[in-house]
């Protein structure tokens, strides 16, 4: 330095043709238990890596840029 892939609740990961965000698992408090585990209900948690941009309307489309992962080059 080329190419190519990922970036979305605390972790793992969904999101169909662009219509105003989900799930497991955690975690909070409630229940059932003498308790703890397990189970049942409730709730809280993100704005989707950053910036523009295109559109009545972007997580999605198009650009630039960061980070990380892969593969190839270069120098030592």
């Nucleotide at each position: 330095c080329g190419g190519g892939g990922u970036g979305u609740g605390g972790c793992u990961c969904a999101g169909u043709u662009g219509g105003u965000a989900g799930a497991g698992u955690g975690c909070u408090g409630c229940g059932u238990u003498c308790g703890g585990g397990a189970c049942g209900c409730a709730g809280a948690g993100g704005u989707c890596g950053u910036g523009g941009g295109u559109u009545c309307g972007a997580g999605u489309c198009c650009c630039g840029c960061c980070a990380c992962c892969c593969c190839g080059a270069c120098c030592a």